Predicted 3D model of an 85-nucleotide RNA (Glycine riboswitch aptamer). Its Rfam family is "Glycine riboswitch aptamer". About the family: This family represents the bacterial glycine riboswitch.

[in-house]
RNA sequence: AUGAUGGACACGGGAGAGAUCCGCGCGAAGCGGGCGCCGAAGGGGCAAAUGAGAAACUCUCAGGCAAAAGAACCGGGUCCGGACG
Numbered sequence: 001a002u003g004a005u006g007g008a009c010a011c012g013g014g015a016g017a018g019a020u021c022c023g024c025g026c027g028a029a030g031c032g033g034g035c036g037c038c039g040a041a042g043g044g045g046c047a048a049a050u051g052a053g054a055a056a057c058u059c060u061c062a063g064g065c066a067a068a069a070g071a072a073c074c075g076g077g078u079c080c081g082g083a084c085g
Stems, first nucleotide, its partner, number of pairs: 006080004011075003018035001020034005036065003042061001043059003
């Protein structure tokens, strides 16, 4: 002097599936019960003799199924950090 992998923060984009039925309720909120679905918060599980072992695969526990909110992942930005030369 350059500033990688990685991490944090805010911003932008961001799918899927019943505004389902019954009771209470002004109510699409909330509570309880029933049937039907989704997967991209989180979580669990899995491979080549054995062990270890990942995912956007799988399970749907959780979460979700008008809008809003949330949302893996992506983008550039700020900061932390300091590999490499």